[in-house]
RNA sequence: GAAGUCGGCCGGAUGAUCGCUGCCCUCAUGGGGUGGAGGAAAGUCCGGGCUCCAUAGAGCAGGGUGCCAGGUAACGCCUGGGAGGCGCAAGCCUACGGAAAGUGCCACAGAAAAUAUACCGCCUACUUCAGCUCUCUCCGGAGUGCUGGAAGGUAAGGUUGAAAUGGUGAUGGUAAGAGCUCACCGCGCUGUCGGUAACGGCAGUGGCAGGGUAAACCCCACAAUCGGAGCAAGACCAAAUAGGGGAGCAGACGACCUUGGUUGUCACGCGUGGCUCGCGCGGUUCCCGGGUAGGUCGCUUGAGGUGCAUGGCGACGUGUAUCCCAGAUGAAUGAUCAUCUAUUACAGAACCCGGCUUAUAGGCCGACUUCCUCC
RNA sequence: GCCCCCGUAGCUCAGCUGGAUAGAGCGCACCCCUCCUAAGGGUGAAGUCACACGUUCGAAUCGUGUCGGGGGCGCCA
Numbered sequence: 001g002a003a004g005u006c007g008g009c010c011g012g013a014u015g016a017u018c019g020c021u022g023c024c025c026u027c028a029u030g031g032g033g034u035g036g037a038g039g040a041a042a043g044u045c046c047g048g049g050c051u052c053c054a055u056a057g058a059g060c061a062g063g064g065u066g067c068c069a070g071g072u073a074a075c076g077c078c079u080g081g082g083a084g085g086c087g088c089a090a091g092c093c094u095a096c097g098g099a100a101a102g103u104g105c106c107a108c109a110g111a112a113a114a115u116a117u118a119c120c121g122c123c124u125a126c127u128u129c130a131g132c133u134c135u136c137u138c139c140g141g142a143g144u145g146c147u148g149g150a151a152g153g154u155a156a157g158g159u160u161g162a163a164a165u166g167g168u169g170a171u172g173g174u175a176a177g178a179g180c181u182c183a184c185c186g187c188g189c190u191g192u193c194g195g196u197a198a199c200g201g202c203a204g205u206g207g208c209a210g211g212g213u214a215a216a217c218c219c220c221a222c223a224a225u226c227g228g229a230g231c232a233a234g235a236c237c238a239a240a241u242a243g244g245g246g247a248g249c250a251g252a253c254g255a256c257c258u259u260g261g262u263u264g265u266c267a268c269g270c271g272u273g274g275c276u277c278g279c280g281c282g283g284u285u286c287c288c289g290g291g292u293a294g295g296u297c298g299c300u301u302g303a304g305g306u307g308c309a310u311g312g313c314g315a316c317g318u319g320u321a322u323c324c325c326a327g328a329u330g331a332a333u334g335a336u337c338a339u340c341u342a343u344u345a346c347a348g349a350a351c352c353c354g355g356c357u358u359a360u361a362g363g364c365c366g367a368c369u370u371c372c373u374c375c
Numbered sequence: 376g377c378c379c380c381c382g383u384a385g386c387u388c389a390g391c392u393g394g395a396u397a398g399a400g401c402g403c404a405c406c407c408c409u410c411c412u413a414a415g416g417g418u419g420a421a422g423u424c425a426c427a428c429g430u431u432c433g434a435a436u437c438g439u440g441u442c443g444g445g446g447g448c449g450c451c452a
Base pairs, nucleotide, nucleotide: 001371002370003369004368005367006366007365008364009363010362012340013339014338015337016336017335018334020036021035022034023033024032025031026030038346042357043356045355046354047353048352049351050230051229052228053227057277058276059275060274062226063225064222065221066220067081068080069079070078071077082096083094084093085092086091097219098218102217103216104213105212106211119158120157121154122153123152124151127150128149129148130147131146132145134143135142136141166185167184168183169182170181172180186208187206188205189204190203191202192201193200194199234297235296236295244288245287246286247285248284249283251266252265253264254263255262256261257260268282269281270280271279290451291450304323305322306321307320308319309318310317311316376448377447378446379445380444381443382442385401386400387399388398394432403419404418405417406416407415425441426440427439428438429437
């Protein structure tokens, strides 16, 4: 200098003028002071707090997660590690339990797509037929070799495919072959050592075990995986009314009294997705009609920010000091001008946090890798 | 805030229990028929199956994440 990898940060600043809004002060309908969007406020994809319904209950169904350990309020997040894959490397990626519980699927091609099987090829040891040759002969036959057929052996080689029943080698073996045998690699099992563990190293042993797909159904595990709803949760104050009408379902038994009400048990309905039970509440469902669509709290001090010290490889924890940093409800956070290269990215709070994902003009910083050149 | 559905040719839709040229109707272009037009007959073009990444031998179809569009519910009595 070039190419690249990883991590972090900024996201306009200053001044003037005019506005908007929460809070505070005041000599009070005006003035002054002070605070006023984000790294994602977004998507609403996970996890929690908070609130109500049983303190959140039991079983089934259903969902979730899925290498190991740790962090955390919790998580599907993060950190560290293992294994596998990619890259020369720095580094990056992984939905990473089970295919020997069972079921399903694997088009076309191919012999065969999972119970294995045999199209071409190779072979004739075993069984058998025909022809030829040679040998023996008691002339009936018997045997040797070759060729062809039947029948059989084989899974080396060829052919198909994404995938074919471990791979390579052998002057081992055989009729020909084959883990049939042997060596090495791979794989399984056992032991041992290291490690909290996932896992790894070493030794022995087994000829080797039945392809793929679980982002197909499914099975397994979870030492406590999951109850539902969501701030329009929920609490309070105030106001209003025809506290109305119609239709459907309102069952059974009993008690009390002023014969039409009260009440008890079961039934029925509701309590925000399914079933059964339990618990709580209660006539209930639909349509028409009516009313209000003020206010206060929840509402921002919180698993909070920053600095220092300290434990840990790290995520993070502990201690201490210090700071208060939007809380609206038709809903504020803006506009203009000047200077700095500057009208300039994505975008905009609505109960609050922790993550993930997605969008993002331009710029800055740090660490590392590979290559080239020069000293 | 909570929840559901959809995206395939210019338009409206099939296909979505994975299997290879992705179809149908209308429309469009050309040809035939007719004196001309319509109707009718024939031929053809037109697709990033919304996008990206993955699973699989193979994806419109399965999974995850985005983007866009549409819809439903919520007070008192």
Two RNAs folded together computationally: RNase P RNA and transfer RNA, 452 nucleotides in total. The prediction has a mean pLDDT of 77. Rfam match: Bacterial RNase P class A. The family's RNA type in Rfam is ribozyme. About the family: Ribonuclease P (RNase P) is a ubiquitous endoribonuclease, found in archaea, bacteria and eukarya as well as chloroplasts and mitochondria.